[in-house]
RNA sequence: GGCGGUAUAGCUCAGUGGCAGAGCGUUCGGUUCAUACCCGAAUGGUCGGUGGUUCGAGUCCACCUGCCGCUA
Numbered sequence: 001g002g003c004g005g006u007a008u009a010g011c012u013c014a015g016u017g018g019c020a021g022a023g024c025g026u027u028c029g030g031u032u033c034a035u036a037c038c039c040g041a042a043u044g045g046u047c048g049g050u051g052g053u054u055c056g057a058g059u060c061c062a063c064c065u066g067c068c069g070c071u072a
Base pairs, nucleotide, nucleotide: 001071002070003069004068005067006066007065010024011023012022013021018055025043026042027041028040029039030038048064049063050062051061052060
């Protein structure tokens, strides 16, 4: 240089073009003599960026950026 993959909550990841979710975490409460486990509640996001398609985009398309891989 060429090709491909990937980017969603603090972390790991789901998400069929129609209200953005789970687990872990964090905080509060319950339980306990106390801690842990366990139970309940709360907390969570400009979906990497800019455009395009569409009535409607996390999702489809183009480009840019970061990371990973293959190849010369």